About this RNA:
c-di-GMP-I-GGC riboswitch aptamer, 76 nucleotides, folded computationally.
[in-house]
RNA sequence: UCCGAUAAAGGCAAACCCGUCGUGAGGCGGGGGCGCAAAGCCGCGGAUCCCUAAGAGGAUAGCCGGGCUGCCGAAG
Numbered sequence: 001u002c003c004g005a006u007a008a009a010g011g012c013a014a015a016c017c018c019g020u021c022g023u024g025a026g027g028c029g030g031g032g033g034c035g036c037a038a039a040g041c042c043g044c045g046g047a048u049c050c051c052u053a054a055g056a057g058g059a060u061a062g063c064c065g066g067g068c069u070g071c072c073g074a075a076g
């Protein structure tokens, strides 16, 4: 460095419920815990979704790639 354990310490938090913001996809806060070794950050490529007469615009980082950063250390 690759790698990722029936390891240790800690972290995040799906569905669903409540509140709130948004036309919406969805966001945020609380409860919750399916999962996650980048489920930390970035809409850069693709994908999906929303809005619109169309274009423009927008959402998802827990869909896949890519970029940046990072905890721990068994075996190999």
Stems, first nucleotide, its partner, number of pairs: 002076001003073002011036002016031006034062001040068003044065003047060004
Its mean pLDDT, the model's own confidence on a scale to 100, is 88.